[in-house]
Molecule: transfer RNA
Organism: Candidatus Portnoybacteria bacterium RBG_13_40_8
């Protein structure tokens, strides 16, 4: 330099263009215990990498940029 893939919660990941973006683990609170752990219940937490475009409507489709990964040179 060329090609491909990925980017969503603190972490790992889901999420056929359409109601409030969800799960697990983690975190916090309460209950349970003499206490801890375990377990149960509840809560907080992501304007979906950025900008623009398509559309009545975009995390989802398109273009560019950025970050990371793989392959080629």
């Nucleotide at each position: 330099g060329g090609g491909c893939g990925u980017g969503u919660a603190g972490u790992u990941c889901a999420g056929c263009g359409g109601u409030u973006a969800g799960a697990a683990c983690g975190u916090u609170g309460c209950a349970u215990u003499c206490a801890c752990a375990u377990u149960g219940c509840a809560a907080a937490g992501a304007u979906c990498u950025g900008u623009g475009g398509u559309c009545c409507g975009a995390a989802u489709c398109c273009a560019c940029a950025c970050a990371c990964g793989c392959c080629c040179a």